This is a predicted structure of an 82-nucleotide RNA (c-di-GMP-I riboswitch aptamer) from a Desulfuromonadaceae bacterium.
[in-house]
RNA sequence: UGUUCGAAAUAGCAAUGGAAGAAAUUUUCCAGCGCAAAGCUACGGAUUCCACAUUAAAAGCUGGAACCGCCGGGUUACCGAA
Numbered sequence: 001u002g003u004u005c006g007a008a009a010u011a012g013c014a015a016u017g018g019a020a021g022a023a024a025u026u027u028u029c030c031a032g033c034g035c036a037a038a039g040c041u042a043c044g045g046a047u048u049c050c051a052c053a054u055u056a057a058a059a060g061c062u063g064g065a066a067c068c069g070c071c072g073g074g075u076u077a078c079c080g081a082a
Base pairs, nucleotide, nucleotide: 005080006079012035013034016031017030018029019028020027033069039075040074041073043072044071045070047066048065049064050063051062
């Protein structure tokens, strides 16, 4: 120095609630559920919505959309104990 890993510390993100605001997905402030990638990415699965569509409804396949704070993958990154 790099990889793995995740003690400590400095930073970071921000579930949800409240206030301000005509409103805000990309507004501001306060509090802070939690996160070692809770940075980015829709590549795979899950979940949700719409269509296929009968039509009272439901199930299956397929297509489109949402979702990275559901799981896995890819990629970038702060710190340095064991």
Its mean pLDDT, the model's own confidence on a scale to 100, is 79.
The model forms 94% of the base pairs in the Rfam consensus.